Predicted 3D model of a 540-nucleotide part of an RNA (small-subunit ribosomal RNA, 5' domain) from uncultured Salinicoccus sp. The source organism's lineage runs through Bacteria, Bacillota, Bacilli, Staphylococcaceae and Salinicoccus. The prediction has a mean pLDDT of 82. The sequence was found in a public genome assembly.
Context: one part of a larger RNA
RNA sequence: GGAUGAACGCUGGCGGCGUGCCUAAUACAUGCAAGUCGAACGCGCAGCCCCGGAGCUUGCUCCGGGUUCUGCGAGUGGCGGACGGGUGAGUAACACGUAGGCAACCUACCCAUCAGACUGGGAUAACCGCGGGAAACCGUGGCUAAUACCGGAUGAUCCUGAUCCCCGCAGGGGGAUGAGUUGAAAGGCGGUCUUUGACUGCCACUGAUGGAUGGGCCUGCGGCGCAUUAGCUAGUUGGUGGGGUAAGGGCCCACCAAGGCGACGAUGCGUAGCCGACCUGAGAGGGUGAUCGGCCACACUGGGACUGAGACACGGCCCAGACUCCUACGGGAGGCAGCAGUAGGGAAUCUUCCGCAAUGGACGCAAGUCUGACGGAGCAACGCCGCGUGAGUGAAGAAGGGUUUCGGCUCGUAAAACUCUGUUGUCAGGGAAGAACGCCGGUGGGAGUAACUGUCCAUCGGGUGACGGUACCUGACCAGAAAGCCACGGCUAACUACGUGCCAGCAGCCGCGGUAAUACGUAGGUGGCAAGCGUUAUCC
Numbered sequence: 001g002g003a004u005g006a007a008c009g010c011u012g013g014c015g016g017c018g019u020g021c022c023u024a025a026u027a028c029a030u031g032c033a034a035g036u037c038g039a040a041c042g043c044g045c046a047g048c049c050c051c052g053g054a055g056c057u058u059g060c061u062c063c064g065g066g067u068u069c070u071g072c073g074a075g076u077g078g079c080g081g082a083c084g085g086g087u088g089a090g091u092a093a094c095a096c097g098u099a100g101g102c103a104a105c106c107u108a109c110c111c112a113u114c115a116g117a118c119u120g121g122g123a124u125a126a127c128c129g130c131g132g133g134a135a136a137c138c139g140u141g142g143c144u145a146a147u148a149c150c151g152g153a154u155g156a157u158c159c160u161g162a163u164c165c166c167c168g169c170a171g172g173g174g175g176a177u178g179a180g181u182u183g184a185a186a187g188g189c190g191g192u193c194u195u196u197g198a199c200u201g202c203c204a205c206u207g208a209u210g211g212a213u214g215g216g217c218c219u220g221c222g223g224c225g226c227a228u229u230a231g232c233u234a235g236u237u238g239g240u241g242g243g244g245u246a247a248g249g250g251c252c253c254a255c256c257a258a259g260g261c262g263a264c265g266a267u268g269c270g271u272a273g274c275c276g277a278c279c280u281g282a283g284a285g286g287g288u289g290a291u292c293g294g295c296c297a298c299a300c301u302g303g304g305a306c307u308g309a310g311a312c313a314c315g316g317c318c319c320a321g322a323c324u325c326c327u328a329c330g331g332g333a334g335g336c337a338g339c340a341g342u343a344g345g346g347a348a349u350c351u352u353c354c355g356c357a358a359u360g361g362a363c364g365c366a367a368g369u370c371u372g373a374c375g376g377a378g379c380a381a382c383g384c385c386g387c388g389u390g391a392g393u394g395a396a397g398a399a400g401g402g403u404u405u406c407g408g409c410u411c412g413u414a415a416a417a418c419u420c421u422g423u424u425g426u427c428a429g430g431g432a433a434g435a436a437c438g439c440c441g442g443u444g445g446g447a448g449u450a451a452c453u454g455u456c457c458a459u460c461g462g463g464u465g466a467c468g469g470u471a472c473c474u475g476a477c478c479a480g481a482a483a484g485c486c487a488c489g490g491c492u493a494a495c496u497a498c499g500u501g502c503c504a505g506c507a508g509c510c511g512c513g514g515u516a517a518u519a520c521g522u523a524g525g526u527g528g529c530a531a532g533c534g535u536u537a538u539c540c
C1' cells in the first nucleotide's frame, strides 16, 4: 500500500447493487416451511334439482326416496414427502479435485421401437354396534368398494442346460437356433351408434430392447503440522468354498497358509469439510475457503432396520440416553444446523413483513391447489459505485477571530451584496417494462378414425402484477433541508500563540515533557481524506 462476513470511537444527506451469528452443532415459546389427485374407490354431512306424502296461514315448513351436479370431512388407493431449504459437528478419508476403468452394476418419472392387456376369486379400512383408557389411542363383532390384494391362461432377448458362429485386455464378451419357469388395471374420462354392447380418442397399465438423466463401485496422481510420535497389524495379508448385495470385494462366514504396512514417514497425537474460486503479489509464491456454483457429511446424542426406483430418511418408524412438557401417576408428547422470532453466549450480525404476478418444483387431463424455494419489500454507511451539500461576479481587502517587531500580516473572494441554477428535496399531475403461456372464445390447416369427439400446429381477440401509484416523465417552490474526521518533530503532506513544567500526558519506530515544548492540552492557521474519517484485529 491493498484486502475484510468485521468490531469500536466521532460524525452522518440521497440513490443503485450486493452483504449481514465468524461465538454456544447451546436451549427453544408461537406461526408458517409438503402436499396433491373425486378423471382410481366406497362412505358420511350440507346444498341445488326431481318424485311421493303430511300440515295447511295456497306457497312455505317437515318427513321419506332418487340419478346427476356442487362443496366439505375423514378413510382405502396412487404419485410426491430421497427434490428444494439449512449447517460444518464429524471426517487426513478414494471425503474432495483431476484423469481413467466397470468383461462387476442400478435408474421412478421422460423418449423411441416391438408385443400385450384374456379369465376368475377372497378380503379390508371407512361405516355401524359393544367395550377399555384421563389422554395418546386400542380391542372385538358385523357390512362394503377399487387403478388395493391373490389365483389361472398366454408368455420374452430373464434363468437353466444343448448346438453353432463372431470377437477380445487373462478371467471372458456378443449373436443365432430349438427345449423347461414368471406378468397386466376385465381401469378412468369423453365421442358416435344398430346401447346387458361395439368402434374410436386421450390418460393410465404390463413385458422386452435401446436411449437420456441420475447414481453405485474401483484405480493412478495431487493438496497438513509434529519424529520431543518409530515401529504398527489378528479379519490382520492372501487363498479355497460359501453367504450377502443392483454389483466386484474379508463386506461377512468356515477352513488353510503366514502374511501385510513402514524413514519415499507406517502408527499415534493435534488441526481441518474439499474444490471452482477469493485476497495479495510483476511473477513465482503466500494466505483464505463468507456470499454464488459443484461434491461430501450431518439433522437432540448413539444404534437399527422398514417402505420404496431411490433413504438407513431434517419437518418418517423402532430401541436406548440426556433434556423439556402433559398426566386422573397407569401412561403419553417433543426435537428450528427450514423462514421469521426468543433466551443465552459474545466486540458483533436483521422483519414473528407481502405475494405465488414471474422463474422453478410436487400432484392433477385440466381448472387449479401447495410451495418461508423463489420474487419482493423492511432494518444496518457493513461494503462497492454514483450524486449532492450550490454556481458566477464580488476589495471598502468590512466586522470579528488569531498574531504582531504595533508598521503590519493572516483567515480571505472567504463572507456580505448582486445575478443565476434546481441535481437531490417538498408538493401536484401523469405513469410503466417485467405478461409469455396455461385457460376461454373465433378462424384455418395437419396426422388419425368408417365418422365424430378429442389431439397437434398457425393466427386473431379476451383475461392474469406481490413489488406499487414504485421506477420514470412533467410542472411549481425555495440557496432554502444536507460536513465531518484525522493529522501537522523525522519517517510523512502540513506552524504559530498560550497553558503545563520528567507533572499531566503522547507514542507505530526513533523518541518528546525537568520554565520560552512546531512532539502534552487548548486556540488560530495549515495538510490529507471525505458521507465518511480514524483506531483495533487478521492476511499478502
Stems, first nucleotide, its partner, number of pairs: 001540004006536005013387006019380002021345001026343003030340003035079003040076002043073005049066008086298003096222007105215002110211007118152004127142006159180002162177006187203007224270003231261003236258008273295004277288004300321005323334004351377001353376003359373001360371004390420004400411004424481001425477006434467001439462008484529005489510003495524005505512002